[in-house]
A computed fold for a 101-nucleotide RNA from Fontibacillus phaseoli, annotated as Guanidine-I riboswitch aptamer.
It matches the Rfam family "Guanidine-I riboswitch aptamer". From the family's description: This family represents a conserved RNA structure found upstream of the ykkC and yxkD genes in Bacillus subtilis and related genes in other bacteria.
RNA sequence: CACUUUGUCUCCUAGGGUUCCGCGGCAGUCGCCGGUCAUGGUCCGAGAGGGGGCACGCAGAGCAUACUCUGCGGACACGGAGGGAUAAAAGCCUGGGAGAU
Numbered sequence: 001c002a003c004u005u006u007g008u009c010u011c012c013u014a015g016g017g018u019u020c021c022g023c024g025g026c027a028g029u030c031g032c033c034g035g036u037c038a039u040g041g042u043c044c045g046a047g048a049g050g051g052g053g054c055a056c057g058c059a060g061a062g063c064a065u066a067c068u069c070u071g072c073g074g075a076c077a078c079g080g081a082g083g084g085a086u087a088a089a090a091g092c093c094u095g096g097g098a099g100a101u
Base pairs, nucleotide, nucleotide: 007054008053009052010051011050012049015044016043020041021040022037023034024033025032026031056073057072058071059070060069061068062067076096078099082094083093084092
């Protein structure tokens, strides 16, 4: 310097804003304003957070002979700015990026 590999789906959380609901204010009932709004509900949500399913590798067992079951395994991971989507924002995407060691 280059190549290969570290699977996928889903649920939850850290976190996030404000489309809807709710809450507060104004109006007085069609609505308008507020996320410096109840540690609110819906919603978004982690490569470097957690759980589960399936798949994969290895070993063993069953036996209807190509399937099932059981166990083990999946290491390490510091990280901008800017930009992007959505109603808007974020640990989302860009990104195991740039960079650092």

Taxonomically the source falls in Fontibacillus (Bacteria, Bacillota, Bacilli, Caryophanales).